[in-house]
RNA sequence: UUCUUAUCAAGAGAAGCAGAGGGACUGGCCCAAUGAAGCUUCAGCAACCAACUUUCAAGUAAGGUGCUAAAUCCAGCAGGCGAAAAGCCGGAAGAUAAGGA
Numbered sequence: 001u002u003c004u005u006a007u008c009a010a011g012a013g014a015a016g017c018a019g020a021g022g023g024a025c026u027g028g029c030c031c032a033a034u035g036a037a038g039c040u041u042c043a044g045c046a047a048c049c050a051a052c053u054u055u056c057a058a059g060u061a062a063g064g065u066g067c068u069a070a071a072u073c074c075a076g077c078a079g080g081c082g083a084a085a086a087g088c089c090g091g092a093a094g095a096u097a098a099g100g101a
Stems, first nucleotide, its partner, number of pairs: 001101008013042005021031003025076004043068003048064002051060003072093001077090001079089003
């Protein structure tokens, strides 16, 4: 980098350094000098892998990851249902994990 599978309306932030961006992309809408990104420390959430327990349903959280504004912030499609609008469903794209190439 790519493929497969699973999940994505729940949950969880403070301090220090730093100093203008950030929310993947596009459009929108937001966040940000009452301090963005990034880095460090500590804390927390979750339970994918591992581990342990086990009544095989689940539980625990000291290991490997991940995450801690807003539903993946919303939409994205010559898609389906619908007279239409709304709405719902599905898909695409993206993220994370595990396994493979």